[in-house]
Transfer RNA from Bifidobacterium longum, 72 nucleotides, folded computationally.
Rfam family: tRNA.
The coordinates come from a structure-prediction model, not an experiment, and the mean pLDDT is 80.
RNAcentral holds the sequence, with entries from ENA.

RNA sequence: GCCUCUGUAGCUUAAAUGGUAGAGCAACGGUCUGAAGCACCGUGGAUGCUGGUUCGAUUCCAGACGGAGGCA
Numbered sequence: 001g002c003c004u005c006u007g008u009a010g011c012u013u014a015a016a017u018g019g020u021a022g023a024g025c026a027a028c029g030g031u032c033u034g035a036a037g038c039a040c041c042g043u044g045g046a047u048g049c050u051g052g053u054u055c056g057a058u059u060c061c062a063g064a065c066g067g068a069g070g071c072a
Stems, first nucleotide, its partner, number of pairs: 001071007010025004019055001027043005049063004
C1' cells in the first nucleotide's frame, strides 16, 4: 500500500431481510443484617464520527477514524 471482517451501557453481548434498542455482570437505592456478604425488589446508563437514501436507519450506501486478520 491492497483485501476481508469489525465499532451498541463501565465490561460481555442481542436486535435477518428498515418500524422508535433488550439482556447478563458491574454501579446506585431499598428490604434483610449489629455490620458486611448472600438473596430479593427497583433506578440510571448505550447504537464511535460526518454525510446520503427513506415517511422512518443499529440495520442500506459513501467517506474519514479506530481495532482484528490476510497478502505484498